RNA sequence: AAAUACAAUGCCAAACCUGCUGAAAAGCAGGGACGGAAAGCCACGGGACUUAGAGGUCAGCCGGGUUGCCUAUU
Numbered sequence: 001a002a003a004u005a006c007a008a009u010g011c012c013a014a015a016c017c018u019g020c021u022g023a024a025a026a027g028c029a030g031g032g033a034c035g036g037a038a039a040g041c042c043a044c045g046g047g048a049c050u051u052a053g054a055g056g057u058c059a060g061c062c063g064g065g066u067u068g069c070c071u072a073u074u
Base pairs, nucleotide, nucleotide: 002074003073011036012035016031017030018029019028020027021026034060040066041065042064044063045062046061047058048057049056050055
């Protein structure tokens, strides 16, 4: 430097409940844990959702980019 196994003291937090914002999808905060090894970040490609449309939302749908934790083994 590359590949890769196991784990969880610690980390994140689905559904659901409450409050606030929004036309909505959804977001934020508190509670709560189904799960997670990038469930950190970026809407670039596909996809989904919302919208009459313009546009918007989703990174916990997949791919891609980028940063990072652990260190048994090769």